The RNA shown here (transfer RNA) has 72 nucleotides and comes from a Candidatus Azambacteria bacterium. Its Rfam family is "tRNA". Its family is annotated with triplet codon-amino acid adaptor activity in the Gene Ontology.
């Protein structure tokens, strides 16, 4: 220098154009003499950044950034 992939909640991952979810974790409640397990509930995101297409974008297109892999 060229090619490919990933980026979404604290962590690991879903969501193939129509109000962004799950597991684990966190907090609260109830339970227990107490703790743990299990139960119920809640908080926590504007999806790496900026543009474009569209009535509507996590999703399609462009550029940039970070990380990883391959080639030279």
């Nucleotide at each position: 220098g060229g090619g490919c992939g990933a980026c979404u909640a604290g962590c690991u991952c879903a969501a193939u154009g129509g109000u962004a979810g799950a597991g684990c974790g966190u907090u609260g409640c109830a339970u227990u003499u107490a703790c743990a397990c299990g139960g119920c509930a809640a908080a926590g995101g504007c999806u790496g950044a900026a543009g474009g297409u569209u009535c509507g974008a996590u999703c399609c297109c462009u550029u940039c950034g970070u990380c990883g892999c391959c080639c030279a």